[in-house]
RNA sequence: GCCGGUGUAGCAUAGUGGUUAUUGCACCUGCCUUGUAAGCAGGGGGUCGCGAGUUCGAAUCUCGCCACCGGCU
Numbered sequence: 001g002c003c004g005g006u007g008u009a010g011c012a013u014a015g016u017g018g019u020u021a022u023u024g025c026a027c028c029u030g031c032c033u034u035g036u037a038a039g040c041a042g043g044g045g046g047u048c049g050c051g052a053g054u055u056c057g058a059a060u061c062u063c064g065c066c067a068c069c070g071g072c073u
Base pairs, nucleotide, nucleotide: 001072002071003070004069005068006067007066010025011024012023018056027043028042029041030040031039049065050064051063052062053061
């Protein structure tokens, strides 16, 4: 330099054009317990890597850039 893949909450993930972006762990509150853990119930947290475009409508499609991973030279 060229090609491909990945980027969504603190961490790990689902979502391949349309209703309020999903789930688990973690975190917070309550219940339970002599107390802690475990268990049960509830709650908060996301400008979907950045920018632009297409569309009535974009996490999703297109282009550019950035970061990481792999391959080729």
This is a predicted structure of a 73-nucleotide RNA (transfer RNA) from a Deltaproteobacteria bacterium. RNAcentral holds the sequence, with entries from ENA. The prediction has a mean pLDDT of 81. NCBI's taxonomy places the organism under Bacteria, Pseudomonadati, Myxococcota, Myxococcia. Rfam family: tRNA. Rfam classes the family as a transfer RNA.